[in-house]
This is a predicted structure of a 72-nucleotide RNA (transfer RNA) from a Patescibacteria group bacterium.
Order: sequence, then C1' cells, then structure tokens
RNA sequence: GUCCUCGUAGUUUAAUGGAUAGAAUGCGGCCCUGCGAAGGCUGCGAUCCAGGUUCGAUUCCUGGCGAGGAUA
Repeated sequence: GUCCUCGUAGUUUAAUGGAUAGAAUGCGGCCCUGCGAAGGCUGCGAUCCAGGUUCGAUUCCUGGCGAGGAUA
C1' cells in the first nucleotide's frame, strides 16, 4: 500500500429498517440489619465523526478517524 472484521452507558454487552436504544456491572438514594455483607426498590448514564438512501437508520451505502487481523 491492498483487503477483512470491529467501534453502543465508566466497564462487559443486546438490538432482522419501525423500542421510551434493553440488560449486567458501576455510582447515588431508600428499605432491610444492632452495624456491615448479601438481598429488595429506585435514580443516573450510551449508538466514533460527517454526508447519503428511506416515510423511518444502532442497523443499509460513501468518506474520514480509531482498534485488531491478513498479505507482499
């Protein structure tokens, strides 16, 4: 250089073009307890960037950025 895969909460991840973008973990509050741990309830928090297609994009297309891999 060329080609392939990936990029979503702090972290690990789900989502077949129609969801309030779901969960676990984390953090905060409350309950429970003599105090903690465990457990229960509740709150906070995310689609890498810019375009395009579409009535509608996390999803499809193009370019860029980043990570990993293959090849000479």
Taxonomically the source falls in Bacteria candidate phyla (Bacteria). Rfam family: tRNA. By type it is a transfer RNA.